[in-house]
Molecule: SAM riboswitch aptamer (S box leader)
Organism: uncultured Salinimicrobium sp.
């Protein structure tokens, strides 16, 4: 820089209190065992391999990644609805931030 991010996929061992990126709030997971590390498995298909004129299709040996909840939700902007006297609320789209790949 570009693409994707509502799909998908768990057991065992060591250990022992936190964890869900950061800030704030909400909500949730956790001694019926969090996070971390290790082993084995699985998911997916970015790179990759094969077929194809292309579009596209098939695959999974290898390089990554992932394996609670949408990137857990909200935060900023625009539009629309509701409500209404200035505070709020719902939805859609976008931005920012982040993650992963090339």
């Nucleotide at each position: 820089u570009u693409a994707u991010c509502a799909a998908g996929a768990a057991a065992g061992g060591u250990u022992g209190a936190g964890g869900g990126a950061a800030u704030a709030g909400a909500c949730c997971c956790g001694u019926u065992g969090a996070a971390a590390c290790c082993u084995u498995g699985g998911c997916a298909a970015c790179c990759c391999u094969c077929c194809u004129c292309a579009g596209g299709g098939a695959g999974a040996a290898g390089g990554u990644g992932c394996u609670a909840a949408a990137u857990u939700c909200u935060a900023c902007c625009a539009c629309a609805g509701c409500a209404a006297c200035u505070c709020g609320u719902u939805g859609u789209g976008g931005a920012u931030a982040g993650a992963u790949a090339a």